[in-house]
Parts: sequence; C1' cells; structure tokens
RNA sequence: CGGGGUGUGGCCCAGCUUGGUCUAAGGCGCUACCUUGGGGUGGUAGAGAUCGGAGGUUCGAAUCCUCUCACCCCGA
Repeated sequence: CGGGGUGUGGCCCAGCUUGGUCUAAGGCGCUACCUUGGGGUGGUAGAGAUCGGAGGUUCGAAUCCUCUCACCCCGA
C1' cells in the first nucleotide's frame, strides 16, 4: 500500500441477508425488596446501549451507500 473481517449497556452477544411502527432481545454482572439468625442459593422489580465516528439516501436507518477510526487476518 491492496483485500477481507470485527466494532451494539460494565462484560459476552442476538438483531444486519427481507429498512418499519410498539420498549435494540437474551445471558452474566449491578441496585432494591422478599426469603435467611447472617451469607450463599432462589424469587420479584429496576437502572444501564439510540448501535466505533461523520456524512448521505429514504416518509422512516443498528440494518443501505460513501468517507473515516481502532483491532485482527491475508497478500505485497
């Protein structure tokens, strides 16, 4: 320098192929309460991401397009 992949709550990840309405689902973790003599386990409720960043298309974008950043792989 060229090609490809990944990036979504604190962590792991689904959703992207077919854009759609209502709350971006789930697990772990966290907080409160119940349970216990206390803790753990178990149960109930709750907080937390607008999707790496910017721009564009569209009535509507995590999803499509362009540029760009970080990391990984392949090639030179």
Model confidence (mean pLDDT): 81 of 100. A computed fold for a 76-nucleotide RNA from a Candidatus Omnitrophota bacterium, annotated as transfer RNA. It matches the Rfam family "tRNA". It was read from a public genome assembly.